[in-house]
The RNA shown here (FMN riboswitch aptamer (RFN element)) has 115 nucleotides. It matches the Rfam family "FMN riboswitch aptamer (RFN element)". For this family Rfam cites "Regulation of riboflavin biosynthesis and transport genes in bacteria by transcriptional and translational attenuation" (Vitreschak et al., Nucleic Acids Res, 2002). Gene Ontology term of the family: FMN binding. The model forms 100% of the base pairs in the Rfam consensus. It was read from a public genome assembly, where an Rfam model found it.
RNA sequence: UAAUUGCUUCGGGGCGAGGUGAAAUUCCUCACUGGCGGUAAAGUCCGCGAGCCAAUACGGCAGAUUGGGUGCAAUUCCCAAACCAACGGUACAGUCCGGAUGAGAGAAGCGGCAA
Numbered sequence: 001u002a003a004u005u006g007c008u009u010c011g012g013g014g015c016g017a018g019g020u021g022a023a024a025u026u027c028c029u030c031a032c033u034g035g036c037g038g039u040a041a042a043g044u045c046c047g048c049g050a051g052c053c054a055a056u057a058c059g060g061c062a063g064a065u066u067g068g069g070u071g072c073a074a075u076u077c078c079c080a081a082a083c084c085a086a087c088g089g090u091a092c093a094g095u096c097c098g099g100a101u102g103a104g105a106g107a108a109g110c111g112g113c114a115a
Stems, first nucleotide, its partner, number of pairs: 001115001004112007016030004031095002033085002035048004043083002051061003065081005087098003
């Protein structure tokens, strides 16, 4: 130095104001949030995880962006206007409570072995 292997740690954010109502952080108006890897820096591109179904699984399902500008290069930056967000509970929930002191893509560190 590269390969391989073991262990440890880390590893998801957000309802503030007003309105209606018997009741809403769930409806309406405004507000707020954005996991991991790749790539010109990305919630909306490509892939992964989370979620749901199934459970034998290397199985299946599943969300969202346009216009302009700069540039060699950007659906990633800048300007503008949009859009999306599992399941169970409850007055209908991306933001509350719950499964979850869980799981996890992956990140960092330490060590072993052989060359």